The RNA shown here (c-di-GMP-I riboswitch aptamer) has 76 nucleotides and comes from Desulfonema magnum.
Rfam family: c-di-GMP-I riboswitch aptamer. Rfam's curators write: GEMM was predicted in a large-scale screen for bacterial structured RNA regulatory elements. Genes associated with GEMM are involved in a diverse array of functions, including chemotaxis regulation, signal transduction, secretion and chitin.
[in-house]
RNA sequence: ACCAGAUAAAGCCAAACCCGCUGUGAGGCGGGGACGGAAAGCUACGGAUCUCGGAAGAGACAGCCGGGUUGCCUAU
Numbered sequence: 001a002c003c004a005g006a007u008a009a010a011g012c013c014a015a016a017c018c019c020g021c022u023g024u025g026a027g028g029c030g031g032g033g034a035c036g037g038a039a040a041g042c043u044a045c046g047g048a049u050c051u052c053g054g055a056a057g058a059g060a061c062a063g064c065c066g067g068g069u070u071g072c073c074u075a076u
Base pairs, nucleotide, nucleotide: 004074005073012037013036017032018031019030020029021028022027035063041069042068043067045066046065047064049060050059051058052057
């Protein structure tokens, strides 16, 4: 350095739900809260799903799958 992921250590994130704000909506943001997570960090590139629309199309979603990219530790 790469791979790997433990009855290790230090930590990290935060589902559902509730409250407030916001958006036509999917949803997003903040607070509470923990189901879980070795990238549950970032990224909308390819699918899936969802929303708006008569359609064309536009949008959402990274904790749906895959891709790209960055990072902590070291029993093995």